Predicted 3D model of a 74-nucleotide RNA (transfer RNA) from candidate division WWE3 bacterium RIFOXYA1_FULL_42_9. Its Rfam family is "tRNA". Rfam describes the family as follows. Transfer RNA (tRNA) molecules are approximately 80 nucleotides in length. By type it is a transfer RNA. The source organism's lineage runs through Bacteria, Bacteria candidate phyla and candidate division WWE3. The RNAcentral record of the sequence draws on ENA.
RNA sequence: GGCCUGGUAGCCAAGUGGCAAGGCAAGGGUCUGCAAAACCCCCACCGCGGGUUCGAUUCCCGCCCAGGCCUCCA
Numbered sequence: 001g002g003c004c005u006g007g008u009a010g011c012c013a014a015g016u017g018g019c020a021a022g023g024c025a026a027g028g029g030u031c032u033g034c035a036a037a038a039c040c041c042c043c044a045c046c047g048c049g050g051g052u053u054c055g056a057u058u059c060c061c062g063c064c065c066a067g068g069c070c071u072c073c074a
Stems, first nucleotide, its partner, number of pairs: 001070007010024003018054001027041004047063005
């Protein structure tokens, strides 16, 4: 320098053009003599900036970050 993959709540992680599953943790509640357990409830403008679109987390461009491969050809 080139290429590939990924960047979604505190953590892990799915998803797809029509305002985002699930698990863990935290918080609140029910229950209990108190707790634990169990059950219920609650938390996200999806890395940043543009573009396309009626509408983008999802498509396109640039940039940033992380990991990997190559640096003979393509």